The RNA shown here (SAM riboswitch aptamer (S box leader)) has 110 nucleotides and comes from Pedobacter soli.
The source organism's lineage runs through Bacteria, Sphingobacteriia, Sphingobacteriales, Sphingobacteriaceae and Pedobacter.
It was read from a public genome assembly, where an Rfam model found it.
[in-house]
RNA sequence: GAUUUAUACAGAAGAAGGGAGAGGGAGCCUCAUUGAUCUUCUAGCAACUUUUCAGCAAUGAAAUAAGUGCUUUACUCAUUCGCCUCAAUUUUUGUGGUGAAAAAUAAAUU
Numbered sequence: 001g002a003u004u005u006a007u008a009c010a011g012a013a014g015a016a017g018g019g020a021g022a023g024g025g026a027g028c029c030u031c032a033u034u035g036a037u038c039u040u041c042u043a044g045c046a047a048c049u050u051u052u053c054a055g056c057a058a059u060g061a062a063a064u065a066a067g068u069g070c071u072u073u074a075c076u077c078a079u080u081c082g083c084c085u086c087a088a089u090u091u092u093u094g095u096g097g098u099g100a101a102a103a104a105u106a107a108a109u110u
Base pairs, nucleotide, nucleotide: 001110002109003108004107005106006105007104013042014041015040016039017038021031022030023029025080026079043071044070045069047068048067049066051062052061053060054059076102081099082098083097084096086094087093088092
């Protein structure tokens, strides 16, 4: 890098560095020199693996000792591509819901 499976309601902050755009594939939109995105340290959260307990199993509860991850917030804000419902309109638009795609995280395989 690729493939597969699972997850996404919530949760959780300070300091230092640094100095211009960043959040996304795109367009709106939002954040940003009252200094963002990003990096490090400390602290915390508990998404996954792991640990403990219960269970035939699926799974559930607890913990943070270990491995990632996440928390200084639009880092799934919402839209895109289908399906259903309702309303207006006249062959389109919008509200609500649902699924997929894409991106992200974890584990396994290669």

Model confidence (mean pLDDT): 76 of 100. Its Rfam family is "SAM riboswitch aptamer (S box leader)". About the family: The SAM riboswitch is found upstream of a number of genes which code for proteins involved in methionine or cysteine biosynthesis in Gram-positive bacteria.